[in-house]
RNA sequence: GGGCGCUUAGCUCAGCUGGCUAGAGCAUCUGCUUUACACGCAGAGGGUCGGGGGUUCGAGUCCCUCAGCGCCCA
Numbered sequence: 001g002g003g004c005g006c007u008u009a010g011c012u013c014a015g016c017u018g019g020c021u022a023g024a025g026c027a028u029c030u031g032c033u034u035u036a037c038a039c040g041c042a043g044a045g046g047g048u049c050g051g052g053g054g055u056u057c058g059a060g061u062c063c064c065u066c067a068g069c070g071c072c073c074a
Stems, first nucleotide, its partner, number of pairs: 001073007010026004019057001028044005050066005
């Protein structure tokens, strides 16, 4: 230098051929239960989807660009 893949909640990830409100598990917090703790049960908070731009009535999901990480080729 060239090619490919990944980048979504604190962590690990899902999200199909674009459609309305972005999800799960774990973790955290609250309540119930217990003498108390743990377990269990119920509930809550937390992300604007790596940054920017574009297409579209509408984008996490398509296009361009930049950045980071990984793999391969030279």
Molecule: transfer RNA
Organism: Candidatus Saccharimonadota bacterium